[in-house]
RNA sequence: AUCCUAUCAAGAGCAGGUGGAGGGACGAGCCCGAUGAAACCCGGCAACCACUUGGCAUUCAAUAAGGUCGACUCGAAGUCGUUUAAUUGAGUGCUAGGAAAGGUGCUAAUUCUCGCAGUGUAGCUGGAAGAUAGGAG
Numbered sequence: 001a002u003c004c005u006a007u008c009a010a011g012a013g014c015a016g017g018u019g020g021a022g023g024g025a026c027g028a029g030c031c032c033g034a035u036g037a038a039a040c041c042c043g044g045c046a047a048c049c050a051c052u053u054g055g056c057a058u059u060c061a062a063u064a065a066g067g068u069c070g071a072c073u074c075g076a077a078g079u080c081g082u083u084u085a086a087u088u089g090a091g092u093g094c095u096a097g098g099a100a101a102g103g104u105g106c107u108a109a110u111u112c113u114c115g116c117a118g119u120g121u122a123g124c125u126g127g128a129a130g131a132u133a134g135g136a137g
Base pairs, nucleotide, nucleotide: 002136003135004134005133006132007131008130013042016041017040018039022032023031024030026115027114028113029112043107044106045105048103049102051098052097053096054095055094056093057092058091059090060089061088062087063086066084067083069081070080071079072078111129116126117125118124119123
């Protein structure tokens, strides 16, 4: 780089430090910027992964009173085997919380708007593209 899944209308420094002119993915527009852009540091936000508590479902394993079925037995009892409620342990999934020390991410404007399609057309819905996370490879 590519593929899959989820999310993208909330939140986060009006005077933090360094830095110096650019930035908002792309095109068009419209904006932000020397009352200081990008970038880096600090601070902050969120909670995707990881962590943690509970509930539900499910898989595997162990144990198994009683019961089922089978064998032994002439039969019964009994013994052995089989299967099962339940219990315990481990795993997985879903779900409601917690925490924020770890891995990321984010911190102007709805992903700033439109960009393709539909429609009840200053709007709405879906899609594309993009961003982020987790996974695949």
A computed fold for a 137-nucleotide RNA from Pseudalkalibacillus decolorationis, annotated as SAM riboswitch aptamer (S box leader).
Its mean pLDDT, the model's own confidence on a scale to 100, is 78.
The model forms 97% of the base pairs in the Rfam consensus.
The sequence was found by an Rfam model in a public genome assembly.